[in-house]
C1' cells in the first nucleotide's frame, strides 16, 4: 500500500419579480437548481532538455443531459417479514471556436427532473423523511 472484519461522523440545491383569478410559490412572463464514482487536452509547483515549448514527478481541479451508480416506482421470493435478498424500470445536447485530437475546454443556443398532497395542473411548496442512500472522511482489528 492494496484486500477482509467492524466501528464513528459526514453525506441535496432550488421560483426573486410579475400577470390572470375569490383562491395559484401549482396555470401564464420570467427567476432559480444540479447527488455520488469515473473519465481530461485545465491551473499551479519542481526538475531536465536542442528553452517562447517538450518531458518527467509532485498538488489540486474539471460534466444535470459521456459512462455507470444512489434515490423514487413497479414487482417477485422466504427459516414470515427484515437495518433481508434478487429483478424491472431509470430524463435530457446540439452548434460554433481552439487543437493533431474535444462527450469534460471557451463561446452560444436548447433541454430535464420520482410519488402522494393541495380550493388550481409542482424539478423548487407540503409530506413518507429526525427515513433510505450511491458513496467520502477517519480509527480499531485480524491476517500475511
Nucleotide at each position: 500500500g492494496g484486500g477482509c472484519u467492524c466501528c464513528u461522523u459526514c453525506g441535496g440545491g432550488g421560483c426573486a419579480g410579475g400577470g390572470u383569478g375569490c383562491g395559484a410559490u401549482u396555470c401564464c412572463c420570467g427567476a432559480c437548481c444540479g447527488g455520488c464514482a469515473g473519465u481530461a487536452a485545465g491551473g499551479c509547483g519542481a526538475u531536465g532538455c536542442u528553452g517562447c515549448g517538450c518531458a518527467u514527478c509532485g498538488c489540486u481541479u474539471c460534466a444535470g443531459c459521456c459512462u455507470g451508480c444512489g434515490a423514487a416506482g413497479c414487482c417477485c421470493a422466504c427459516a414470515u417479514a427484515g437495518c433481508u435478498g434478487g429483478g424491472c424500470c431509470c430524463g435530457a445536447a446540439c452548434c460554433c471556436g481552439u487543437g493533431c485530437g474535444a462527450a469534460c475546454c471557451g463561446g452560444g443556443u436548447g433541454c430535464c427532473g420520482a410519488c402522494g398532497g393541495u380550493g388550481a395542473c409542482a424539478g423548487u411548496c407540503c409530506g413518507g423523511a429526525u427515513g433510505a442512500g450511491a458513496g467520502a472522511a477517519g480509527g480499531a482489528g485480524a491476517g500475511g

FMN riboswitch aptamer (RFN element) from a Trueperaceae bacterium, 144 nucleotides, folded computationally. Model confidence (mean pLDDT): 77 of 100. NCBI's taxonomy places the organism under Bacteria, Thermotogati, Deinococcota, Trueperales, Trueperaceae.